[in-house]
Context: one part of a larger RNA
């Protein structure tokens, strides 16, 4: 090298763009590099192999052939790959017309509830629990009305609904913007797909500087509970959670299933478009596209399962696995303010 793999037994980068490379859609003509065929020269000799001789045989020695599966010139061939080139539209865009959406930034603005506060009314309890206290209260709580402030998060709609590459994204309104998806046509002509570096994004908790801080609550602090209780259970509570701007960069970042094409029985629900049928409309049925669900033949599959949203049949590119432990550890580079992260062994050991 050829080989086997990766949904749960080791393996899919967390997710995008995209330099380099690897792959590529029909078609005319050329070339002839690859590729195929010939003929030339070489491919030392010796050994090997195959055939004969010679030592009485063998080992050994010796003759001729085969081989040397290769290079190199040279002549063909031209299907297939390349490279030039004429051209096409089925693959990519692109423009017109719609439609759906928590897609994304950013100003604005509401209302329910919490808690603090001001006043009224009103009195002895209040809150917690399995029971309990610890704690709050005659300095007037709790409970109820009405003013006031803050802050944070938006029931109900709500749906295996919807957008988004992925993280995620939920009140209501404006303004800015991204993609997606339907029909019908019209263009542009392979302009495609992967992508080692690269780059960007990326939950939460952490971390810088400045705000902010109702509720909640890591740490703490008391009350229990218990042999003990540095814990569940309860009073309290500070960092955080919010906001700016920066940084980190990880997660069971999961569909534990990379990414883009084609093929391959159905049946049933639900979203966004479009068509047709009859209807007075709303709606209904039949289709036909793009999603999202549940079943399920044939395959696969260790089984569990998967099944057009494939884990089924191919094909293109990457990324990753090769017993357990040691270990996602040490060292050394990069990266970071630091917490640390990235890449990433070994002796030993079973």
């Nucleotide at each position: 090298c050829u080989g086997g793999g990766c949904g749960u037994a080791a393996a899919g980068c967390g997710c995008g763009c995209g330099c380099a490379g690897g792959u590529g859609g029909u078609u005319u003509g050329g070339u002839a590099a690859g590729u195929c065929g010939g003929a030339u020269g070489u491919g030392a000799a010796a050994g090997c192999c195959c055939u004969g001789g010679g030592c009485u045989c063998a080992a050994c020695c010796u003759g001729g052939g085969a081989a040397c599966u290769g290079c190199a010139u040279u002549c063909g061939a031209u299907a297939c790959u390349g490279c030039c080139u004429c051209a096409c539209u089925a693959g990519a865009g692109u423009c017109u017309g719609g439609u759906a959406g928590a897609g994304g930034g950013a100003a604005g603005u509401g209302g329910a509830a919490u808690u603090c506060u001001c006043g009224g009314u009103g009195u002895a309890g209040c809150g917690g629990u399995g029971a309990a206290a610890u704690g709050c209260g005659u300095a007037g709580a709790u409970a109820u009305c009405g003013g006031g402030a803050g802050g944070a998060a938006c029931a109900u709609c709500a749906g295996u609904g919807g957008c988004g590459a992925a993280g995620g994204c939920g009140a209501c309104u404006u303004c800015c913007u991204g993609g997606a998806c339907c029909a019908a046509g019209a263009c542009u002509g392979a302009c495609a797909c992967u992508g080692a570096g690269g780059u960007g994004c990326g939950a939460a908790a952490g971390c810088g500087u400045g705000g902010g801080g109702a509720g909640c609550a890591a740490a703490c602090a008391g009350g229990a509970u218990u042999a003990g209780a540095u814990a569940c259970c309860c009073u309290g509570g500070u960092a955080g959670u919010c906001c700016a701007c920066g940084c980190u960069g990880u997660a069971a970042a999961c569909g534990a299933u990379g990414u883009c094409a084609a093929c391959u029985a159905g049946c049933c629900g639900u979203u966004g478009g479009g068509g047709a049928u009859a209807u007075u409309a709303a709606a209904a049925u039949c289709u036909u596209u793009a999603g999202u669900g549940g079943c399920g033949c044939a395959g696969c599959u260790a089984a569990c399962g998967c099944g057009a949203u494939a884990a089924g049949u191919u094909g293109a590119c990457c990324g990753c696995c090769u017993g357990g432990g040691g270990a996602g550890u040490a060292c050394g580079g990069c990266c970071g303010c630091a917490a640390g992260g990235u890449u990433g062994a070994a002796a030993c050991u079973c």
A computed fold for a 350-nucleotide part of an RNA from a metagenome, annotated as small-subunit ribosomal RNA, central domain.